[in-house]
Molecule: small-subunit ribosomal RNA
Organism: metagenome
RNA sequence: AGAGUUUGAUCCUGGCUCAGGAUUAACGCUGGCGGUAUGCAUAACACAUGCAAGUCGAGCGCGAACGUUCCUUCGGGAGCUAGUAGAGCGGCGAACGGGUGAGUAACACGUUGGAAUCUACCUCUAACUCAGGGAUAGCCCAUCGAAAGAUGGAUUAAUACCGGAUAGUCCCUUCGGGGUAAAGCUUUUGCGGUUAGAGAUGAGCCUGCGUCCUAUCAGCUUGUUGGUGAGGUAAUAGCUCACCAAGGCGAUGACGGGUAGCUGGUCUGAGAGGACGAUCAGCCACAAUGGGACUGAGACACGGCCCAUACUCCUACGGGAGGCAGCAGUGAGGAAUUUUGCACAAUGGGGGAAACCCUGAUGCAGCAAUACCGCGUGGAGGAUGACGGCUUUCGGGUUGUAAACUCCUUUUAUAUGGGAAGAAUUUUGACUGUACCAUAUGAAUAAGUCACGGCUAACUACGUGCCAGCAGCCGCGGUAAUACGUAGGUGGCAAGCGUUAUCCGGAAUUAUUGGGCGUAAAGCGUCCGCAGGCGGUUUUGUAAUUCAGAUGUAAAAUCUAUAGGCCCAACCUGUAGUUUGUAUCUGAGACUAUAAGACUAGAGAAUGUUAGAGGUCAGUGGAAUUUCUGGUGUAGGGGUAAAAUCCGUAGAUACCAGAAGGAACACCAAUUGCGAAGGCAGCUGACUGGGGCAUUUCUGACGCUCACGGACGAAAGCGUGGGGAGCGAAAAGGAUUAGAUACCCUUGUAGUCCACGCCGUAAACGAUGGAUACUAGAUUUUGGGAGGAAUCGAUCCCUUUUCAGAGUCGUAAGCUAACGCAUUAAGUAUCCCGCCUGAGGAGUACGAGCGCAAGCUUAAAACUCAAAGGAAUAGACGGGGACCCACACAAGCGGUGGAGCGUGUUGUUUAAUUCGACGAUAAGCGGAGAACCUUACCUGGCCUUGACAUCUCAAGAAAUCUCCAGAGACGGAGACGUGCCUACUUUCGUAGGAAUUUGAUGACAGGUGCUGCAUGGUUGUCGUCAGCUCGUGCCGUGAGGUGUACGGUUAAGUCCGAUAACGAGCGCAACCCUUGUCGUAUGUUGUAUUUCUCAUACGAGACUGCCUGGGUUAACCAGGAGGAAGGUAGGGAUGACGUCAAAUCAGCAUGGCUCUUACGGCCAGGGCUACAAACGCGCUACAAUGGGUGGUACAAAAGGUCGUGCAAUGAGGUAACUCAAAGCUAAUCCUCCAAAGCCAUCCUUAGUUCGGAUUGAGGGCUGCAAUUCGCCCUCAUGAAGCUGGAAUCGCUAGUAACCGUAGAUCAGCAACGCUACGGUGAAUAUGUUCCUGGGUCUUGUACUCACCGCCCGUCACGUCAUGAGAGCUGGAAACAUCCGAAGGCCCCGCUUGCGGGGACGAAGGUGGAGUCAGUGAUUGGGACGAAGUCGUAACAAGGUA
Repeated sequence: AGAGUUUGAUCCUGGCUCAGGAUUAACGCUGGCGGUAUGCAUAACACAUGCAAGUCGAGCGCGAACGUUCCUUCGGGAGCUAGUAGAGCGGCGAACGGGUGAGUAACACGUUGGAAUCUACCUCUAACUCAGGGAUAGCCCAUCGAAAGAUGGAUUAAUACCGGAUAGUCCCUUCGGGGUAAAGCUUUUGCGGUUAGAGAUGAGCCUGCGUCCUAUCAGCUUGUUGGUGAGGUAAUAGCUCACCAAGGCGAUGACGGGUAGCUGGUCUGAGAGGACGAUCAGCCACAAUGGGACUGAGACACGGCCCAUACUCCUACGGGAGGCAGCAGUGAGGAAUUUUGCACAAUGGGGGAAACCCUGAUGCAGCAAUACCGCGUGGAGGAUGACGGCUUUCGGGUUGUAAACUCCUUUUAUAUGGGAAGAAUUUUGACUGUACCAUAUGAAUAAGUCACGGCUAACUACGUGCCAGCAGCCGCGGUAAUACGUAGGUGGCAAGCGUUAUCCGGAAUUAUUGGGCGUAAAGCGUCCGCAGGCGGUUUUGUAAUUCAGAUGUAAAAUCUAUAGGCCCAACCUGUAGUUUGUAUCUGAGACUAUAAGACUAGAGAAUGUUAGAGGUCAGUGGAAUUUCUGGUGUAGGGGUAAAAUCCGUAGAUACCAGAAGGAACACCAAUUGCGAAGGCAGCUGACUGGGGCAUUUCUGACGCUCACGGACGAAAGCGUGGGGAGCGAAAAGGAUUAGAUACCCUUGUAGUCCACGCCGUAAACGAUGGAUACUAGAUUUUGGGAGGAAUCGAUCCCUUUUCAGAGUCGUAAGCUAACGCAUUAAGUAUCCCGCCUGAGGAGUACGAGCGCAAGCUUAAAACUCAAAGGAAUAGACGGGGACCCACACAAGCGGUGGAGCGUGUUGUUUAAUUCGACGAUAAGCGGAGAACCUUACCUGGCCUUGACAUCUCAAGAAAUCUCCAGAGACGGAGACGUGCCUACUUUCGUAGGAAUUUGAUGACAGGUGCUGCAUGGUUGUCGUCAGCUCGUGCCGUGAGGUGUACGGUUAAGUCCGAUAACGAGCGCAACCCUUGUCGUAUGUUGUAUUUCUCAUACGAGACUGCCUGGGUUAACCAGGAGGAAGGUAGGGAUGACGUCAAAUCAGCAUGGCUCUUACGGCCAGGGCUACAAACGCGCUACAAUGGGUGGUACAAAAGGUCGUGCAAUGAGGUAACUCAAAGCUAAUCCUCCAAAGCCAUCCUUAGUUCGGAUUGAGGGCUGCAAUUCGCCCUCAUGAAGCUGGAAUCGCUAGUAACCGUAGAUCAGCAACGCUACGGUGAAUAUGUUCCUGGGUCUUGUACUCACCGCCCGUCACGUCAUGAGAGCUGGAAACAUCCGAAGGCCCCGCUUGCGGGGACGAAGGUGGAGUCAGUGAUUGGGACGAAGUCGUAACAAGGUA
């Protein structure tokens, strides 16, 4: 110090979230030691038990017993114990110490001052302390009671009580006078007592300032505010009372409501601040709840009293007792907080002369990782980098010097021994045999937890498969998860770690320091204006403010610095600083303020002049619409995209004339003018507001802004009364539509108009508050003034300048997130007001005010989300625009869609009908050949290291042939037969090897099983469309732009010009193949022949090269010449960046998963050929431009065999074909007759001599095999079909159309398919309005998964919070009234206790009125919820902006 998160990306605005620190914490996992702190935050809930305040015999009178000694008449007595224990009277203390934070928003607290007070014990000063009296408790006796306790009698003392004397510097006083004291004890260095004064300490009272939220609390107050008098108090005072006056407080927030003990301080923060108020310290308040007084120096009293209430306990039922918010402890509550410990040794307190006693204050110990601090869990060496784990590309890597092992140490632990300080002061140590020291033993007793997708340090494997789960935010998980779970590894911290909760920070996200308001949230609709805030020049004074200095105070602790003490640290102690405050005093006099005076630049006034739809009222005018009357006139009119409703033969529309009535004012007219805004428009008059300019004069700061308040305030709406032509919500009808409660049309009521009164809101907008000053210009315009020129003259036309307005442009600057603003600021500054603080909920609910109502103003919360939003960028899209292209349309030619058949697909069927391909970009596609095979499917029969590969072992050469069973796979039997290479060996032979076969074993083989959404490769498509990018530079905060936009041109981002761009790359073009022309060379197999043709090879040729015109002297275009060919000559190959998670795991390859006597392999048969139906692509036709028959002419290309080729020719057969058979390894031979065409003839418009489906019969061919399921031939049969609805396809020239030929695959063939070849050979294009697709530029956008987008509302279902609601329940406070305890006060009786009365008075009862909560059938809207319903409102001109 920042980071993540809105977007395709960007900048901004803006919220949410994280990293830090902290805690009286709690929870999860874990846990060795010590020191120092801390420890009921919740129920101020209830409490068993023990203890927490006593002491004094030197104030007083009494006074035991147990025990023991002695005596005894055994009943007892005496002594000691002992004047002890003990209670009582009396004194002092108990008002301190300790606890808690309920109440309290207050002089309670903090701080600063003050005057009208008291103060036991203590200190000082002065004086005194004389002489008497009567009681009473205790003890004793008696009585009552369960008890607590009470009553009566007798008796007694005092430092208890009482009066008397004395009396000062005490008190009162009428100044004469009057009044008030005491206590003794002790015999010691005495302790006390009384009066008075002073001090110290403590306490009471008053006061300035400070001290939370709420205005959806705006008025509050009757002892209230003041006075006089009296009472009362220690003391002032309405503190109380009587009387008098009518005051007092309040937007600088009274009164009310909510919350809360306050402070020193603590946490955080750079600070300013914010939050908090545990422990420690100061103050306050309280002591079961409420009230009250007594005693006392001090209390209205935690461990005192009285009363009331609630609760608990005891009881003999009559009556009594109690108060842990003291220390421990218990229950309850709660996420949660300790021992019924030791000691008065220290510090302190009470009593006492003292010894001493008391002290749960305090000192210590115990429990708790609750916090902070410190220490340890070992150190050194140790590689073959062991085992094991994990992982792996199988080589290894990693855990990891880690371990083992060797050497060493002993903090800690355990044991033993020693052993303090804390004690001042003779004694006295709870802690404590503690701290500490020494010795011994032995690595021995001691590590966890969280995380590892980004933020944020740290990664792999397996499991899981939108499941289980994670998550602080973004977000992970749908079969290869670094995000879930586990493991290994790694990172962080460490006796802790993590989570949760809370506070500050980051957050400049409430902004004083330090934010904003044109479009992101935010300028009140406008003006006037009180309070308030701010305020021109100058002089003098004052000194409130300000500044400086001094003094007092600001408790200690805390904090900071420094030094010291515990081994260090935490902790403790000393010293210094700080405590930013406040009071008083002194000084200064600039600024602000204030007082007095002066000024004129602000403001205002006078005078003159001037423009104007400024306002109100009255009058008046013409055009037009409509209606009515009359006339002319006849069949339509009106309306729309098109229609209809509607009007019209009862005479409309149209035209003419007249009349009525209402509303609005054409031209002028404008980017004009006026007004505060809303707003204002024919003309005239009356009244009236404001502004500008000019000139001098006058006043002399009189000003600016403005909470509250007041006035004005479009349209719509409301009330009363008028008016009503046109228009026109509602309503009706007609259309449109799937619907059409709309858009369009025909009608039409309120309303629109007037008068008066309400309403008070608008995108009331410049989305821009008002005022003042300053900061380049250019230009237009309105009003006024000054000047010039012009003119016969003139204010008028022109021109310069100045003041005041209204506009445009825009640089120089500046500002802005950008867009943009820019002297009319959104610039630079000052003053004042208003407003904003994530989105939704919501401008809503409740409350209040206003209103006749409609409604307006003010204005939340729960809950939900992580965004919502602004500007700009690149795309995509638009039923936006411009330009351009394409068989895209148009113009043509021929088809498809109807028929039959072929073929493919869907669907259905099936044991199986294997699989894939699905708009364009699947469907005569993979498949350039399904009878077996293919084959992947089905049924059945078989095999299990396997049909195929490698390795190991064993045997055999390999191979060939025969027979038997079986559907076959396969099983069984037999015959024949040894080769090649190397070594040894004379040879025979032996051993080994290569190749090959068989058997065995396990590693493995194998899979057309899954995933094309894990992939490679390949392919389709946009599209042969002209695009797609880069480097450097420049522009922009940035995404990005520029380049590549613009003007021309092209088939083309092709080229030229221009240009903040200059260049380059992939595409385009060209290079390649082929066709067309020519030349040269060659000449087999071509040619009768040298030519030609043909074939092969090499060349030439075309480049806008030439001419004319146009064009920017350009690119290029038009035309022409020449030429075989002319502007890319025709065709082909060639396919940029990318798009479609496009297609393919079944062509191949391949990751992962999966099967392994099977999802592998072999075999036979079947199936892929099924058939109600639908679709795609084709063939044949429907006929005469034809069909049949006969004759006859002309191609190109391709293919073909050493044996399964092409086959001439001859013969046979009607034919398919068969038999025989030449030639050809091909420019040689063969396929090979091309067909349409041409010549002739028949048919004559018909389901035919068209058409050929279907079926029957008979044949041919291939092949182990033709039934499922082949092709061909002959004869016979002779279906539909007569040119095809909506719709739709191809084609621009050797093209379409028509005609035949060949090839691949292939035994044969489903081929009418595909690919190639030639033959005949057209029509049309004026063109780009429209349809489709594409390109460039531009525009809008709420789209970016990109319009097959986004998105709104009702309804239905579920969940949640909330409003209303007949009511119901509860709380706190107030009021009225009733009753009225204790108690003090007043009065009376009696005065010695006591009795009676009065007002006040807590609690309680009753009542109504408000208020705050909870709850409530039903009901309202709201929010949220992967795949509900209906529509399509918004975003593009969103299809009605």